[in-house]
């Protein structure tokens, strides 16, 4: 100075008028005054949870979803830190759904001979048999065809053909044999572990999908603030249709001469409920109960609602993620839904013009005028992450390459 | 806000790993004196978009982006 990598952070500033909304204090109830009011992603709703609700707790099977190197962080997680392997990069560094394919089941289309305890089409070899040809004439050579074998080198075929390179070996050939790689690997040593190293020994066996069933190891209960609770209005507290019930006992009070009839509170048996399903255990509710349709009434307030795994700063473990401890701070609660409008001045940016630094493009200053008044994008019950989108700017540390000194 | 489903040929919708179909409509031809019906051929597709798993993806995963659909209380 060019050229890339990590990472963290702002995302207009500072008046002027008129407004919106929550909260407080005055109030003559009309309002006056003081403080607060959108974000890093509020978004997408994709994963975690807190929170209400389905009465509640335990135990076992099964199913169904989802996780998937190892340790650790956390309220939790499919996130987050730190290692381990593989992959790309010269580097800095970035990527990985990364268990198990020697438990079983499927699949592997075309092509190609052959795609899974694989295989002979061309080629290469042996034998037999048949014809033709050579000559050194032997029942010898070469050639073509025909038939039975060997063979997996080589050629093709595919994404993927059951180790690679050489040398020996053979009739040709093959881990048939040996070297050197590679591979699997008892065992040793190192690490909590993932693994890493070293390696007897094995001629090699175990091809690839598991974001296909599947196995294994861990986790999970549904529905969600339109959840739920209270109050007030207002209807036809209607009607179909279905399932499961509607038994039995005691006591008390009322009625009744009396048989008995009526209510109230136990019980026991049946039912349902026991958060996907079955089971069982403890437990709740029960004389009418769910579940569907069809119809009718209101579209009101309140609660939840914002102080919280909360923000800032400091110190101490820790390699970090994160955790402890002490200060200090209150920081949106709107509900068809406030946070806005206009305007001046500056910064910043883009566009056009004149001018100059230059040789035309480029660049870079300086004056004037215009544009956006700023890009993404705006809370809806709260947190933690993840992902997407984002005009422009700053800060820090790291790498390659070049030139100086 | 919350929860679900879908995007394939102009249109409606199959196909759910191995060269993408059907029906209607569109062009061409025959038929008829024309036309319609028929009867034969034919064309037309980034399978919303981007990424990943795979030898290969419309079909599996993921993440973006249009679009439909339900959810309010009382009795």
């Nucleotide at each position: 100075u060019c050229a890339g990598c990590c990472g963290g952070c702002c995302g207009g500033g500072c008046g002027g008028c008129c407004g919106c909304u929550c909260c407080g204090c005055c109030u003559u109830u009309g309002g006056g005054u003081g403080g607060g009011g959108a974000g890093g992603a509020a978004a997408g709703u994709c994963c975690g949870g807190g929170c209400u609700c389905c009465a509640u707790g335990g135990a076992g099977a099964g199913g169904c979803g989802g996780u998937g190197c190892c340790g650790g962080a956390u309220a939790a997680c499919u996130u987050c830190c730190g290692g381990c392997g593989g992959g790309g990069g010269c580097g800095a560094c970035c990527c990985c759904a990364g268990g198990g394919a020697a438990a079983g089941u499927g699949c592997c289309a075309c092509a190609g001979a052959g795609a899974g305890c694989a295989g002979a089409c061309c080629g290469c070899c042996u034998u037999g048999c048949c014809a033709a040809g050579g000559c050194u004439c032997g029942u010898c050579c070469u050639u073509c065809g025909c038939a039975a074998g060997g063979u997996c080198a080589g050629g093709g075929u595919g994404a993927a053909a059951g180790g690679g390179u050489g040398c020996g070996g053979u009739a040709a050939g093959a881990g048939c044999g040996c070297a050197c790689c590679g591979c699997g690997g008892a065992c040793g040593c190192g690490g909590c572990a993932a693994c890493g190293c070293g390696g007897a020994c094995g001629g090699c066996a175990c091809g690839g999908c598991a974001a296909a069933c599947c196995c294994c190891a861990c986790c999970g209960g549904g529905a969600g603030c339109a959840a739920a609770a209270c109050c007030g209005a207002a209807u036809a507290g209607g009607g179909g249709c279905g399932a499961c019930a509607c038994g039995c006992c005691c006591u008390c009070u009322c009625c009744g001469c009396g048989a008995g009839g009526a209510g109230a509170g136990g019980g026991c048996a049946g039912g349902c409920c026991c958060a996907c399903u079955c089971u069982c255990c403890a437990g709740g509710c029960u004389c009418g109960u769910c579940g569907c349709c069809c119809g009718g009434g209101u579209u009101g307030g309140u609660u939840g609602c914002u102080c919280g795994a909360g923000g800032c700063g400091g110190c101490c473990g820790g390699c970090a993620a994160c955790g402890g401890c002490c200060g200090u701070c209150c920081c949106a609660g709107a509900g068809g839904a406030a946070u806005g409008g206009c305007u001046g001045c500056c910064a910043c940016g883009c566009c056009c013009g004149u001018g100059a630094g230059u040789u035309c493009a480029u660049c870079u200053c300086a004056c004037g005028g215009g544009c956006c008044c700023u890009a993404c994008a705006g809370a809806a019950c709260c947190c933690g992450g993840c992902u997407u989108a984002c005009a422009g700017g700053c800060c820090g540390g790291c790498u390659g390459a070049u030139c100086c000194a | 806000g919350c929860u679900g489903c879908g995007g394939u040929a102009g249109c409606u919708c199959a196909g759910u790993g191995g060269u993408a179909g059907a029906g209607c409509a569109c062009c061409u031809c025959a038929u008829u004196g024309g036309u319609a019906a028929u009867g034969a051929g034919g064309a037309g597709g980034u399978c919303g978009a981007g990424a990943g798993u795979u030898c290969a993806a419309u079909c599996c995963u993921c993440u973006c982006u249009c679009g439909c659909a339900g959810c309010a209380c009382c009795a």
This is a predicted complex of two RNAs, RNase P RNA and transfer RNA, with 480 nucleotides together. Model confidence (mean pLDDT): 78 of 100. It holds a member of the Rfam family "Bacterial RNase P class A". By type it is a ribozyme. Its family is annotated with tRNA processing, dimeric ribonuclease P complex and ribonuclease P activity in the Gene Ontology.